[in-house]
Model confidence (mean pLDDT): 76 of 100. Two RNAs folded together computationally: RNase P RNA and transfer RNA, 409 nucleotides in total. It holds a member of the Rfam family "Bacterial RNase P class A". Rfam describes the family as follows. Ribonuclease P (RNase P) is a ubiquitous endoribonuclease, found in archaea, bacteria and eukarya as well as chloroplasts and mitochondria.

RNA sequence: GCGCUGGAGUGGGCAGUCGCAUCAGAAAUGAUGAGGAAAGUCCGAGCUUCAUACGGCAGGAUAGCGGCUAACAGCCGCCGAGGGCAACCUUAGGGAAAGUGCAACAGAGAUAUACCGCCUCAUUUGAGGUAAGGGUGGAAAGGCGAGGUAAGAGCUCACCGGCUUUUCGGGGAACCGAGAAGUCCUGCAAACCCUAUCCGAAGCAACACCGACAGGAGUUAUCAGCCGGAUUAAUUCUCCGAAGGGUGGCUUAAGGCUCGCGGCAACGCGUGUCUCAGACAGAUGAUUGCCUUAAAAGACAGAACUCGGCUUACAGCUCCAACGCAUGC
RNA sequence: GCGGGCGUGGCGGAAUUGGCAGACGCACCAGCCUUAGGAGCUGGCGGGUAACCGUGCAGGUUCAAGUCCUGUCGCCCGCA
Numbered sequence: 001g002c003g004c005u006g007g008a009g010u011g012g013g014c015a016g017u018c019g020c021a022u023c024a025g026a027a028a029u030g031a032u033g034a035g036g037a038a039a040g041u042c043c044g045a046g047c048u049u050c051a052u053a054c055g056g057c058a059g060g061a062u063a064g065c066g067g068c069u070a071a072c073a074g075c076c077g078c079c080g081a082g083g084g085c086a087a088c089c090u091u092a093g094g095g096a097a098a099g100u101g102c103a104a105c106a107g108a109g110a111u112a113u114a115c116c117g118c119c120u121c122a123u124u125u126g127a128g129g130u131a132a133g134g135g136u137g138g139a140a141a142g143g144c145g146a147g148g149u150a151a152g153a154g155c156u157c158a159c160c161g162g163c164u165u166u167u168c169g170g171g172g173a174a175c176c177g178a179g180a181a182g183u184c185c186u187g188c189a190a191a192c193c194c195u196a197u198c199c200g201a202a203g204c205a206a207c208a209c210c211g212a213c214a215g216g217a218g219u220u221a222u223c224a225g226c227c228g229g230a231u232u233a234a235u236u237c238u239c240c241g242a243a244g245g246g247u248g249g250c251u252u253a254a255g256g257c258u259c260g261c262g263g264c265a266a267c268g269c270g271u272g273u274c275u276c277a278g279a280c281a282g283a284u285g286a287u288u289g290c291c292u293u294a295a296a297a298g299a300c301a302g303a304a305c306u307c308g309g310c311u312u313a314c315a316g317c318u319c320c321a322a323c324g325c326a327u328g329c
Numbered sequence: 330g331c332g333g334g335c336g337u338g339g340c341g342g343a344a345u346u347g348g349c350a351g352a353c354g355c356a357c358c359a360g361c362c363u364u365a366g367g368a369g370c371u372g373g374c375g376g377g378u379a380a381c382c383g384u385g386c387a388g389g390u391u392c393a394a395g396u397c398c399u400g401u402c403g404c405c406c407g408c409a
């Protein structure tokens, strides 16, 4: 210099004028006012109600090991497998030796087989043996060599690959390395299923309180996808009806920022400091000047109970780390 | 907020225990018929010279994916 890999940040700032929402105030006025994704609603929780939700069935989710966390299908670190020269990337990664099912077409035969071939007997057809060779296929009884045999075959043996059991060494574990015995082994569980672990349901239009009517009911009512089963009422009082009614829920929270310490990291602990939208037809806008900038223009996009993640969208700009190749010193 | 469904030629719409993608209809193109048009009949009709690629998009499982799984985009419907 070229190429490539991984990651992070920013998404203008200050001041004036006019306007909107909320809060404080008697008023004047003052304070505050969208995001990194507020989005999709894909996971996990808080909170609330249902019987302060008990048992079973059904259903659903997850799947290497260890850690983090309130929790998770998330995150961090590692192991195995695959890809790349490398930095690095991907990974739904339990069980096919519990059972069932599927494997189209081709092919003789798809879990089983005799089409050609080979061997033996008969010798015209035929009968039997064989899975070495040919052919079909993604896949044909694990591969290869020797022995063996009429010809062959894990039939026997050595080596290699796998599986089951097991021993030793390393590691916290997944796992890695070495050995022994057994076995002669198709694939698919993102097919049913089995194993282990976890899950009650619904959602702020939840829910609590107050509620003007018209009118109605008064015994059985209530309860989750289903079942078991549980709880409960006895009358001048209870319930339904419920205004696009009102108030609360509503924002101080697993909170933000700074610094220090521990940890490879996710994260944890401690100190200090701050309070930062809460509407209910729904505010967060317009404009002027200066500064920064290559340019202030026009990226994606607008809170609706709240958090932790994931995923997706994103103009322009900035930064960090690592690798490969070439050249020069 | 909660729940469900759909996406296949130009259009509608088949293919469903995973096995040759486009059956069938409409439209379109060509020919026949007719003096001419319509109707009718016959043939063709995704892209590409071909290999091959094509079911919204991006991946994965499998010998094999429109079909199964994951993510995502768009559209439609229901409930409160």
Stems, first nucleotide, its partner, number of pairs: 001325003005321006012291007020033005035300001039311002042309005047203004054228004059199005064078005079093001080091004094194002099192002101188003115134002117130005142160002145157003161185001162183009207248004215240004221231003255274003259270004330408007339355003348392001357373005375382002385401005